[in-house]
RNA sequence: AGCCGAAUCUCCUUAUAGGAGAACGGGGGACCCACCAAAAGGGGUGCAUCGCGGAGGAUCACCGCGUAGACGACUCCCAUCGUCGAACCCGUCAGCUAACCCCGUAGGCGUAUGGGAGAGA
Numbered sequence: 001a002g003c004c005g006a007a008u009c010u011c012c013u014u015a016u017a018g019g020a021g022a023a024c025g026g027g028g029g030a031c032c033c034a035c036c037a038a039a040a041g042g043g044g045u046g047c048a049u050c051g052c053g054g055a056g057g058a059u060c061a062c063c064g065c066g067u068a069g070a071c072g073a074c075u076c077c078c079a080u081c082g083u084c085g086a087a088c089c090c091g092u093c094a095g096c097u098a099a100c101c102c103c104g105u106a107g108g109c110g111u112a113u114g115g116g117a118g119a120g121a
Stems, first nucleotide, its partner, number of pairs: 002109003008022006023105006033095001041093001042090004050066005069084004074118007
């Protein structure tokens, strides 16, 4: 000089703190449309979902092998290689959804190669 991620910037003030705005991101929320039973509840953020086996009756957890999906340093395409494939939240409640309402701006890291096209210095 950078990477994953929305998680950055500016301003005010009584300034180790508390606010406001912009920007980016998320949730709720009509007509219309969609779904139409009950039960097992159901739903949200996120790439992180779904199988098979260990493994017995089930949930959860653990282990292994895969898998939807995601990431790898200017951008895109192709090929190869590698890694992840979590965690948490709401609380019986939410389809979409204009107006409108509400919320977040953390945390964790240290760099794959080749070819083509483009951009920039």
This is a predicted structure of a 121-nucleotide RNA (c-di-AMP riboswitch aptamer (ydaO/yuaA leader)) from a soil metagenome. Its mean pLDDT, the model's own confidence on a scale to 100, is 82. The RNAcentral record of the sequence draws on MGnify.